The RNA shown here (transfer RNA) has 73 nucleotides and comes from a Candidatus Omnitrophota bacterium. It matches the Rfam family "tRNA". By type it is a transfer RNA.
[in-house]
Formats: sequence, structure tokens, C1' cells
RNA sequence: GGGUCGGUAGCUCAGCUGGGAGAGCGCUUCGUUCGCAAUGAAGAGGCCGGGGGUUCAAUUCCCCCCCGAUCCA
Repeated sequence: GGGUCGGUAGCUCAGCUGGGAGAGCGCUUCGUUCGCAAUGAAGAGGCCGGGGGUUCAAUUCCCCCCCGAUCCA
């Protein structure tokens, strides 16, 4: 320098055919307990890596850039 894959909640990751942003764990509050653990209920938490384009509408499609992994040179 070139190819491929990835970047979404604090962590691990879904989200495949463009219209609802989600799960598990963690966190907060409440119930059960003498207390803890476990369990049940409720809740907070995200400018979907950055910029631009297409579209009525973009996490999703296209282009550029940044970061990580891997392969080739």
C1' cells in the first nucleotide's frame, strides 16, 4: 500500500427484506427475608465510530475518513 471482517447501553452481543433501537449480565428503587443470597416487579442508561450522499424516511443502501482484527505484498 491492497483485500476481507468488525465498531449499536457500563460489559458481551442481536437487529437478516430501509419505517418500533433491543436482549442477557451489570446498575437504581420496591416486595419477599431477622439479614444476605436467590427470586419477583418497576425503572434509568444510546446523538447506532465521524462526515457527506440517495430517499418522504437510513443502525440498515452508496462514497470518504478514523479505530480494531486478520490475510497478501
Lineage of the source: Bacteria > Pseudomonadati > Candidatus Omnitrophota.